[in-house]
RNA sequence: CUCAUCGAGAGGGGCAGAGGGAUACGGCCCGCUGAAGCCCCGGCAACCGCCACACGAGCCUCCGACCGCGCGUCGGAUCGCGUGGGAGUGGUGCCACGUCCGUCCUGGUCCGAGAUCCGGCCCGGGGAAGAUGAG
Numbered sequence: 001c002u003c004a005u006c007g008a009g010a011g012g013g014g015c016a017g018a019g020g021g022a023u024a025c026g027g028c029c030c031g032c033u034g035a036a037g038c039c040c041c042g043g044c045a046a047c048c049g050c051c052a053c054a055c056g057a058g059c060c061u062c063c064g065a066c067c068g069c070g071c072g073u074c075g076g077a078u079c080g081c082g083u084g085g086g087a088g089u090g091g092u093g094c095c096a097c098g099u100c101c102g103u104c105c106u107g108g109u110c111c112g113a114g115a116u117c118c119g120g121c122c123c124g125g126g127g128a129a130g131a132u133g134a135g
Base pairs, nucleotide, nucleotide: 001135002134003133004132005131006130011041012040013039014038015037019030020029021028024103025102026101027100042095043094044093047091048090050086051085053084054083055082056081058079061077062076063075064074065073066072067070099129104126105125106124107123108122110120111119112118
């Protein structure tokens, strides 16, 4: 830099000692009944890897059949590919709510004297940023 996902799920113990919730600011929340971090054990999930069970289309190669003998058609095997499926011994990741909300753009209801515009509450959509994996 590119692509996919950001739904759901899954925590105990020890050390430690004041912060943490993904970057900034604001709000909100968690935290001395112990935050971050480190270690041990346990677990979740299924991205990669693994299996090759089903389906699909297909190139190469091989085999067979057929005829109009073309490097033809059909069938099979093999091979990898895609979708689904399986396992959880491998490589990562993760285990409060929750990528917490807002910030940039935008849709709807309602409110404000409120038709337009503007502002606000609430409910959405997108973007940006970030996280994780693969390349």
About this RNA
SAM riboswitch aptamer (S box leader) from uncultured Marmoricola sp., 135 nucleotides, folded computationally. The organism belongs to Marmoricola, within Bacteria. Model confidence (mean pLDDT): 75 of 100. The RNAcentral record of the sequence draws on MGnify.